[in-house]
Order: sequence, then C1' cells, then structure tokens
RNA sequence: AAGCGGGAGAGAUCGCCACCCGGGCGUCCGGGGCUCAGGCGACGCCGAAGGAGCAACCGCCCCGGAAACUCUCAGGCUGAAGGACCGCUU
Repeated sequence: AAGCGGGAGAGAUCGCCACCCGGGCGUCCGGGGCUCAGGCGACGCCGAAGGAGCAACCGCCCCGGAAACUCUCAGGCUGAAGGACCGCUU
C1' cells in the first nucleotide's frame, strides 16, 4: 500500500422551497414527510476524515518531529455510507 474484519460521539430539531397526495376554473388552499434520504436558512450539539493551536516527549542546545489534549475552519448529528485507530493476510 492492497484485501478482509472490528470501529465512537452528537437533532429522525425548526422554517421556507422542491417533491407526493387531496380539493378548487384559478398563480390558491389543506395534508404528508420511511424519503434510495433533495436545496437554502436558523438555532442547538459532536470530534475519530482533513485542517489549525498548545507542548509532555524525542538525554541537553540548534534544527526538526510530535497527542486520542484544545479549537471546530472543514466534516458530522436515524440506517446505510464515511470514519481516526486496531487486528489478520499478501
């Protein structure tokens, strides 16, 4: 590195639109939201892709490296997927 197995946390939140169903002559009204899972926004929350910060440590100095701690930019908050990391095989 590749294959296989394991692998946590936190919203099934709210609004609008899209979509679906029903009604109406009507650009309107009502309802749905288990939907192969859409878009935008708001508030709340999580840390284990990535990123950033601190620095115990690497015997000491320079250089360099450096956490699962901190932040939460990014990402994520039902399942699946993803997933740091761990195990086995090549």